[in-house]
């Protein structure tokens, strides 16, 4: 240094605005936010994670049942124009657009599952070459 195994830590932001109303941080106006890897620096490209749905199922339990862990599959939003440049749907300028589930006056921003899960990042250890 390389690839492998393993451990630890880290790992999502945003309304105290105005209006209507009996009631809205949910509607209307305005404001604000942007996980991880790739690539010319990306919420909108390509891929991934979470959420949601379906299927299977270990251990545990006397048995049955369950489907929490785990595995597989599905689903999974939204951008254009001009400019610069070797190179940009990533930069600059302009104008747009998007945002799981449950609750509640209809929610990207409130409350909740969640002190959860997680793509991945950093560091350490082991033995090998």
């Nucleotide at each position: 240094a390389u690839a492998a195994u393993u451990c630890u830590u880290u790992g999502a932001g945003g309304g105290u605005a105005g209006g209507u109303g009996a009631a809205a941080u949910u509607c209307c106006u305005c404001a604000c936010c942007g996980g991880c890897g790739g690539u010319a620096a990306a919420g909108u490209c390509c891929g991934c994670a979470a959420a949601c749905g379906c299927u299977g199922c270990a251990a545990a339990u006397c048995u049955c049942a369950u489907a929490u862990a785990c595995a597989g599959c599905g689903c999974c939003g939204a951008a254009c124009a001009a400019g610069u440049g070797c190179a940009a749907u990533u930069c600059u300028u302009g104008u747009a657009c998007c945002g799981a589930c449950a609750g509640u006056a209809a929610a990207g921003u409130c409350u909740g599952g969640a002190u959860a899960g997680g793509a991945a990042a950093a560091g350490g250890a082991u033995a090998a070459u």
Molecule: FMN riboswitch aptamer (RFN element)